[in-house]
RNA sequence: AAGAAAUUAACUCAAUGGUAGAGUUUCCGUUUUACACACGGAGGGUUAAGUGUUCAAAUCACUUAUUUCUUA
Numbered sequence: 001a002a003g004a005a006a007u008u009a010a011c012u013c014a015a016u017g018g019u020a021g022a023g024u025u026u027c028c029g030u031u032u033u034a035c036a037c038a039c040g041g042a043g044g045g046u047u048a049a050g051u052g053u054u055c056a057a058a059u060c061a062c063u064u065a066u067u068u069c070u071u072a
Base pairs, nucleotide, nucleotide: 001071002070003069004068005067006066007065010024011023012022013021018055026042027041028040029039030038048064049063050062051061052060
């Protein structure tokens, strides 16, 4: 320099253009002498940033940023 891929909850990851979810974690409750396990509930998100297309965008298009890989 050229090309490709990824970015979603604190972490790991889902989600056919049509209500943003799961597991782990955190908090509360039940249970226990106590802890752990188990069970029930709750909290936690500007879907990397911006613009556009669309009745409707995490999803489609473009730009930017970061990271990774390949080639030279």